[in-house]
This is a predicted structure of a 524-nucleotide part of an RNA (small-subunit ribosomal RNA, 5' domain) from an uncultured bacterium.
Context: one part of a larger RNA
RNA sequence: GAUUGAACGCUGGCGGCAGGCUUAACACAUGCAAGUCGAGCGAUGACGGUACUGCUUGCAGUACUAGAUUAGCGGCGGACGGGUGAGUAAUGCUUAGGAAUCUACCUAAUAGUGGGGAAUAGCCCAGGGAAACCUGGAAUAAUACCGCAUACGUCCUACGGGAGAAAGGGGGCUACUUGUAGCUCCUGCUAAUAGAUGAGCCUAAGUUAGAUUAGCUAGAUGGUGGGGUAAAAGCCUACCAUGGCGACGAUCUAUAGCUGGUCUGAGAGGAUGAUCAGCCACACCGGAACUGAGACACGGUCCGGACUCCUACGGGAGGCAGCAGUGGGGAAUAUUGGACAAUGGGGGAAACCCUGAUCCAGCCAUGCCGCGUGUGUGAAGAAGGCCUUUUGGUUGUAAAGCACUUUAAGCAGUGAGGAAGACUCUAUGGUUAAUACCCAUAGACGAUGACGUUAACUGCAGAAUAAGCACCGGCUAACUCUGUGCCAGCAGCCGCGGUAAUACAGAGGGUGCAAGCGUUAAUC
Numbered sequence: 001g002a003u004u005g006a007a008c009g010c011u012g013g014c015g016g017c018a019g020g021c022u023u024a025a026c027a028c029a030u031g032c033a034a035g036u037c038g039a040g041c042g043a044u045g046a047c048g049g050u051a052c053u054g055c056u057u058g059c060a061g062u063a064c065u066a067g068a069u070u071a072g073c074g075g076c077g078g079a080c081g082g083g084u085g086a087g088u089a090a091u092g093c094u095u096a097g098g099a100a101u102c103u104a105c106c107u108a109a110u111a112g113u114g115g116g117g118a119a120u121a122g123c124c125c126a127g128g129g130a131a132a133c134c135u136g137g138a139a140u141a142a143u144a145c146c147g148c149a150u151a152c153g154u155c156c157u158a159c160g161g162g163a164g165a166a167a168g169g170g171g172g173c174u175a176c177u178u179g180u181a182g183c184u185c186c187u188g189c190u191a192a193u194a195g196a197u198g199a200g201c202c203u204a205a206g207u208u209a210g211a212u213u214a215g216c217u218a219g220a221u222g223g224u225g226g227g228g229u230a231a232a233a234g235c236c237u238a239c240c241a242u243g244g245c246g247a248c249g250a251u252c253u254a255u256a257g258c259u260g261g262u263c264u265g266a267g268a269g270g271a272u273g274a275u276c277a278g279c280c281a282c283a284c285c286g287g288a289a290c291u292g293a294g295a296c297a298c299g300g301u302c303c304g305g306a307c308u309c310c311u312a313c314g315g316g317a318g319g320c321a322g323c324a325g326u327g328g329g330g331a332a333u334a335u336u337g338g339a340c341a342a343u344g345g346g347g348g349a350a351a352c353c354c355u356g357a358u359c360c361a362g363c364c365a366u367g368c369c370g371c372g373u374g375u376g377u378g379a380a381g382a383a384g385g386c387c388u389u390u391u392g393g394u395u396g397u398a399a400a401g402c403a404c405u406u407u408a409a410g411c412a413g414u415g416a417g418g419a420a421g422a423c424u425c426u427a428u429g430g431u432u433a434a435u436a437c438c439c440a441u442a443g444a445c446g447a448u449g450a451c452g453u454u455a456a457c458u459g460c461a462g463a464a465u466a467a468g469c470a471c472c473g474g475c476u477a478a479c480u481c482u483g484u485g486c487c488a489g490c491a492g493c494c495g496c497g498g499u500a501a502u503a504c505a506g507a508g509g510g511u512g513c514a515a516g517c518g519u520u521a522a523u524c
Base pairs, nucleotide, nucleotide: 001524002523003522004521006520007519008518009517010516013371014370015369016368017367018366019364020363021329026327027326028325030324031323032322035076036075037074040073041072043069044068047067048065049064050063051062052061053060054059055058083282084281085280092207093206094205095204096203097202098201101199102198106195107194108193110191111190112189113188114148116146117145124137125136126135127134128133152161166187168185169184170183173182174181175180176179208254209253210252215245216244217243220242221241222240223239224238225237226236227235257279258278259277260276261272262271263270264269284305285304286303287302288301307318308317309316310315335361337360338359339358343357344355345354346353347352374404375403376402377401384395385394386393387392408465410460411459412458413457414456418451423446424444425443426442427441428440429439430438468513469512470511471510472509473494474493475492479508480507481506482505483504489496490495
């Protein structure tokens, strides 16, 4: 000199863009953060609507309901998104390669979707319990579950395994059991194939310090048989062999998430890993598996532990390193805010629902950037202050006065863009037996904004509402007076102060930066 996720002191007008627990991976009250689908299913507690009955005239009961939906079965999603950096010095990361793998949803193309069966939850009944919840009985549905057939596969001539599921829209004709089937459209389901995406695995090189850590290793190194995985492999196991690593630093100890990057520097380097992005690891601590395409799963399950809470003492409940917020720790770090309008995600055919992701707002000069705190004129060089050789000098065109301007703030009004989709209607094309329906494209109407009193623009009034901080001995830009008298004090270094202190304290003046300025800490 540059820099910072900074803090402290004094001071503080506005806006834009960023950033905001670096410490206790300490403990957490409260609310929210993952749901959705009735176009899979049986249903109907509450609400709405309709009809009927009763009457107390606005209530009750009953029935229906292509309004809707609590709870339940079922599907998909809760493995993403969000947080944190404890652990990890290599099961990690970075770069470059590799072969022995899997991949839900999505895309393309192929074949099929035949015929049956047995249950079960909710509900109802009965019982237990303070609660959490548990037990028994009867009945019921499915895109839930299980067989048969067939497709398929392995092995080698016979065994073994073994798929499937339907829902909705439509109009005309036929058949009738009069609301079903045949037709068609769309969505789904099953099997096998390819792609895309994502994931798992292997190899090499690089990746902090210590030798006051020199030897380490028995599933340890390799082979064979067996097992196991989606997949290679001591991954596991039985037997056999005795290997394997190491001064090119094994092992041990300490420290640490890694990278793109960031800061500094002319560079080489050095330091660092906040925000943003990629990868990894973790989810009260330790362990384990289940489900699933995917987890050994932050807001799932089980076991053990510590802690907290409820209890009728028999037993139960919990996990903010999600967003806010509280206590504690600390020099130190924000609101128990708004909205799904946009972007994205989950579910759904869609409308739509959910989304503390996200978009916004609030707080903080924490940083960077921009703007303002007036402009011109004005010498009687006013008054006052300070200094003085007592003449004057200086503050100083500074003020006052005169003439203007109105950025920003304030008040009032106008008012974009972020909005396009989707919905509804029309036309054309595709599909089809069909002018239905559905799909695609095009056009049109109306509607959709948290921010928001938006940005921007216009008008109004009036200099009105807006300057401090540090320093002035040398380094280092900037000097005098008074007080003090080795005292009080200053200080980054040299050093000042013991009666004329440009170095302490105050004042006047000056210098430097400026909504900041200094100090401290830290890096180059």